[in-house]
Context: one part of a larger RNA
RNA sequence: UUGGGCGUAAAGCGUCUGUAGGUGGCUUUUUAAGUCCGCCGUCAAAUCCCAGGGCUCAACCCUGGACAGGCGGUGGAAACUACCAAGCUGGAGUACGGUAGGGGCAGAGGGAAUUUCCGGUGGAGCGGUGAAAUGCGUAGAGAUCGGAAAGAACACCAACGGCGAAAGCACUCUGCUGGGCCGACACUGACACUGAGAGACGAAAGCUAGGGGAGCGAAUGGGAUUAGAUACCCCAGUAGUCCUAGCCGUAAACGAUGGAUACUAGUAGCUAACGCGUUAAGUAUCCCGCCUGGGGAGUACGUUCGCAAGAAUGAAACUC
Numbered sequence: 001u002u003g004g005g006c007g008u009a010a011a012g013c014g015u016c017u018g019u020a021g022g023u024g025g026c027u028u029u030u031u032a033a034g035u036c037c038g039c040c041g042u043c044a045a046a047u048c049c050c051a052g053g054g055c056u057c058a059a060c061c062c063u064g065g066a067c068a069g070g071c072g073g074u075g076g077a078a079a080c081u082a083c084c085a086a087g088c089u090g091g092a093g094u095a096c097g098g099u100a101g102g103g104g105c106a107g108a109g110g111g112a113a114u115u116u117c118c119g120g121u122g123g124a125g126c127g128g129u130g131a132a133a134u135g136c137g138u139a140g141a142g143a144u145c146g147g148a149a150a151g152a153a154c155a156c157c158a159a160c161g162g163c164g165a166a167a168g169c170a171c172u173c174u175g176c177u178g179g180g181c182c183g184a185c186a187c188u189g190a191c192a193c194u195g196a197g198a199g200a201c202g203a204a205a206g207c208u209a210g211g212g213g214a215g216c217g218a219a220u221g222g223g224a225u226u227a228g229a230u231a232c233c234c235c236a237g238u239a240g241u242c243c244u245a246g247c248c249g250u251a252a253a254c255g256a257u258g259g260a261u262a263c264u265a266g267u268a269g270c271u272a273a274c275g276c277g278u279u280a281a282g283u284a285u286c287c288c289g290c291c292u293g294g295g296g297a298g299u300a301c302g303u304u305c306g307c308a309a310g311a312a313u314g315a316a317a318c319u320c
Stems, first nucleotide, its partner, number of pairs: 004291003007274002012288001014201004021194003025088004031082001033081002035077009049065006091191001092188003096183004103177007110154001114150008125136002162169002206247006215241002220236004258287006269276002293320003302313004
């Protein structure tokens, strides 16, 4: 636990689809459940409140009454919510005609660069750094020319630009395919919004199996630096990075800002301030999620999921 909040103080689920539920456009009917009005019954007494009275006063006691309501019954009202029926087109959707796009999947092709290999020329250094050294090189390196192979990423265009729900998406072409926007108004006629559970997608790293492996590069080895140097710098270099199939389900998954609708001007308003300001953090409504002092702790235990790593849910003692 009424409430007050959630950009930065605690707090918006990573994102979407959608079940139950909640909420829901305009007009005219029906009913009368909610709602409103009248009447009746009942809600023991005592207590509280008001008026009067009794103890000399008071506390206390007695008598009477009311307010505010609850429940049930009954008779009405019909504006609003709800129900019934009929209709409407502005919300929503479908069809038609256009339009932009790195949206997705698959296939094919391309050039620059890098590395390696082969061959030619050539002959002593190259590389690297703050300076060096490890390293490579007369078994011919580096440089340069020609050829071949491989893998990964696509310079310029490039933008405060585009698309996608988010994650994300960029060489070129083709095929398949999702969504958006605009127009006219043809059709349906509220079919809508949100969404507990649930489901789907979800960077990087990591895991399983099979490939691939140019460059980069955790781990590791060596050289330096240093008092030391399990680092920063350098030389190498495995996993990985890439592809296919599956798993994981987390990020400062950020606009640190949930979704939808309506209204509002360069102001108003809001905010603790910073700032926000038609893409609101303004004014309102609906629905969901979440917060409630710091630490202990996103820990322990239990449960679910996972091959594992671990993820999700998630305390308390104690302490300040």
Molecule: small-subunit ribosomal RNA, central domain
Organism: Solanum stoloniferum